[in-house]
Bacterial large signal recognition particle RNA from a Solirubrobacteraceae bacterium, 270 nucleotides, folded computationally. Its Rfam family is "Bacterial large signal recognition particle RNA". Its family is annotated with SRP-dependent cotranslational protein targeting to membrane, signal sequence recognition and signal recognition particle, plasma membrane targeting in the Gene Ontology. It is recorded under the gene name ffs. RNAcentral holds the sequence, with entries from ENA.

């Protein structure tokens, strides 16, 4: 060194959930290699030597394990942009809605004469005096009711005078009244008003309209748009809190595959 027959060990690995923890089936990366069957997510099976029961194949090296390297792919955390989405608060912004001077644009009117000022006519504000009405207030009027004595009439009964006859004061009552106390529609008169009237008459410095068959004076003057800008508004955007996907960065971790490097039985023969 070599041939034979074992063994140990392999016949996929990894994430994330999930569990005390290990794995397995399920999701999901990978490597194109699938070892079979039976358990099994309201779970199956084990306990840090961590599937489990059966069976079958390769077998000490390209297949096993170390180390070193590179590195898909997941997964945490932190940021950043974009989108949804539930709030929250605002004009110091943006949209939005109202005023809106200048300039400036279009349109009428104007030298057959604007705007303006004098003069002057009505109106109206304004003051005064009046009339009708309507409220209030008060008399008056009607009406109830009302004086034991100091109102009236008419006086039972009784009293007086008188010989009778008839008389005379007169309480009670009863009616009508004064004073007073109520009430009532209308009517009549008085007084007054923060009322009403296209009432009336007068006045009329002042202001306001509108107008002149007057003067002056000589170039604007209306309406429309834009408009510095000011008020406004919480629906929306900017703004802030928070939440869900995406992509981008960084940072961590776990990690297939690749790649180089090293190490590693056992029995028998030649």
């Nucleotide at each position: 060194c070599c041939g034979u027959g074992c063994u140990a060990g392999g016949c996929g690995g990894g994430g994330a959930g999930g569990u005390a923890g290990c794995g397995g089936u399920g999701c999901c990366c990978u490597g194109u290699c699938g070892c079979u069957c039976g358990c099994a997510a309201u779970c199956c099976g084990c306990u840090c030597u961590a599937g489990c029961g059966a069976g079958g194949c390769c077998g000490a090296a390209u297949c096993c394990c170390c180390u070193c390297u590179u590195g898909a792919g997941g997964g945490g955390c932190a940021g950043g942009u974009c989108u949804g989405u539930g709030g929250g608060g605002u004009c110091a912004g943006c949209a939005c809605g109202c005023c809106g001077a200048a300039c400036a644009g279009c349109g009428g009117c104007g030298c057959u004469g604007a705007u303006g000022g004098c003069c002057u006519g009505a109106g109206g504000u304004c003051c005064c005096g009046u009339g009708c009405g309507a409220c209030g207030u008060c008399g008056g009027u009607c009406u109830g009711u009302g004086a034991a004595u100091c109102a009236g009439g008419u006086c039972a009964g009784g009293u007086c005078c008188g010989g009778a006859a008839g008389g005379a004061a007169g309480c009670a009552g009863c009616c009508u009244u004064a004073a007073g106390c109520g009430g009532a529609u209308c009517c009549c008169g008085a007084c007054g008003u923060g009322c009403g009237c296209a009432g009336c008459g007068g006045g009329g410095a002042g202001c306001c309209u509108c107008g002149g068959u007057g003067c002056c004076g000589g170039a604007g003057c209306c309406g429309u748009u834009c408009g510095a800008g000011g008020c406004g508004c919480a629906g929306g955007c900017g703004c802030u809190c928070g939440u869900a996907g995406a992509c981008c960065u960084g940072u961590u971790u776990c990690a297939a595959g690749g790649g180089a490097g090293g190490g590693u039985g056992c029995a028998c023969g030649g």